[in-house]
RNA sequence: CGACAGAGCUUUGGAGACGUCCGUGGCAUUCACGGAGGCCGAAGGUGCAAGCGCAUAGCGUAAACUCUCAGGCAAAAGGACAAAGUGCAAGCU
Numbered sequence: 001c002g003a004c005a006g007a008g009c010u011u012u013g014g015a016g017a018c019g020u021c022c023g024u025g026g027c028a029u030u031c032a033c034g035g036a037g038g039c040c041g042a043a044g045g046u047g048c049a050a051g052c053g054c055a056u057a058g059c060g061u062a063a064a065c066u067c068u069c070a071g072g073c074a075a076a077a078g079g080a081c082a083a084a085g086u087g088c089a090a091g092c093u
Base pairs, nucleotide, nucleotide: 001091008086009085010084011083012082013081018037020036021035022034023033024032025031038073039072040071044069045067047065051061052060053059054058
């Protein structure tokens, strides 16, 4: 120099969708397990029309789009993202 940084960390905010039905156990119950159907998209993950780029009959490339694999559907937890604060290094010279 990289760096008006960024990864990470702290605080705050943070949506959506059956407190569904059946069975067993427990039970003050909003619980656990198994099964059934219904649903959500903002952990993570999949995909790429257009656009753009290229060495152009093709290849590459993103998302809050898409799929719902995963995850989730009272609360709790989690939660993309945002704000504030803090903030290495690798590598190069």
Molecule: Glycine riboswitch aptamer